[in-house]
Molecule: FMN riboswitch aptamer (RFN element)
Organism: Aquibacillus albus
RNA sequence: GAUUUCCUUUGGGGCAGGGUGAAAAUCCCGACCGACGGUGAUGGGUAUGAUCGUAUGUACCUUAAGUCCGUGACCCGGAGCAUGUUUAUGCGAUGGUGGAUUUGGUGUGAAUCCAAAGCCGACAGUUAAAGUCUGGAUGGGAAAAGGAAAUG
Numbered sequence: 001g002a003u004u005u006c007c008u009u010u011g012g013g014g015c016a017g018g019g020u021g022a023a024a025a026u027c028c029c030g031a032c033c034g035a036c037g038g039u040g041a042u043g044g045g046u047a048u049g050a051u052c053g054u055a056u057g058u059a060c061c062u063u064a065a066g067u068c069c070g071u072g073a074c075c076c077g078g079a080g081c082a083u084g085u086u087u088a089u090g091c092g093a094u095g096g097u098g099g100a101u102u103u104g105g106u107g108u109g110a111a112u113c114c115a116a117a118g119c120c121g122a123c124a125g126u127u128a129a130a131g132u133c134u135g136g137a138u139g140g141g142a143a144a145a146g147g148a149a150a151u152g
Base pairs, nucleotide, nucleotide: 002151003150004149005148006147007146008145009144010143017029018028019027031132032131033121034120035071036070037069038068043062044061045060046059047058048057066119067118075096076095077094080091081090082089083088101117102116103115104114105113123135124134125133
């Protein structure tokens, strides 16, 4: 350093200002937001480098996608397990469902760079229809960091 198991911690942001109305953070104008892993022609840094400095090159570190690939939350089902006399309640492997991008530029090459214009966003609730308010949720969670043990 690798693999497996276990433990601990961490693990989501956002309607300013205005219009209508009896009532809207829900409608309208307008504003704002973007989880995790991967990819990546981004940016930055370090080392190397002839006495010194530097360019190119090379190696390494870090950083870079809401809408490219995959994952998670929500929702639907559910082997099985626990409790209960039964109805039932809780946990739950795993399966299903699950949104959105074009144009121009540069270039050998753009789904990622630069510019412009778009588009998307669970469920329940609400004096009025919600990505942004309230709630399930002091929950769950992709995953990240650290630690322990075992193996070859």